[in-house]
Parts: sequence; C1' cells; structure tokens
RNA sequence: AUCCCUGUAGCGCAAUGGAUAGCACAUUGGACUUGUAAUUCAAAGGUUAUGGGUUCGAAUCUCACCUGGGAUG
Repeated sequence: AUCCCUGUAGCGCAAUGGAUAGCACAUUGGACUUGUAAUUCAAAGGUUAUGGGUUCGAAUCUCACCUGGGAUG
C1' cells in the first nucleotide's frame, strides 16, 4: 500500500429494515439476616466509534473517515 473482519451500557455479548435497542456480570437501593455473605426484588447506566447518504422507517443497507485484529506483497 491493497484486501477481509471488528466497533452497541463500566466489562463481556445479543438484536430479520419496523414495539420504549436487550441479556449476564458489575454498580446502587430495598427485602431477608443480630451483622456480613449468599439469596431475592427493583433501579440507574446507550450520541449503536465518528460524519454524511438511501428509505415512510437504519444498530442493520450504502459512502467517507478513525480505532483494533488478520491476510498478501
């Protein structure tokens, strides 16, 4: 340099172009306990890397760019 893959909550991952983008762990609060842990209930937490385009509607399709990984030379 060219090509391929990846990027979504604090971490790890889901989501067929159509519901308020979900799950587990973690965090916070409640219940339980003499107290802690465990258990259980709930809550908070998202510019879907970034910027455009297509579409009635985009995390999803497309273009550019950036990060990380891989292949070729």
Transfer RNA from Trichonephila inaurata madagascariensis, 73 nucleotides, folded computationally. The organism belongs to Trichonephila inaurata, within Eukaryota. The coordinates come from a structure-prediction model, not an experiment, and the mean pLDDT is 81. Rfam family: tRNA. The family's RNA type in Rfam is transfer RNA. RNAcentral holds the sequence, with entries from ENA and Rfam.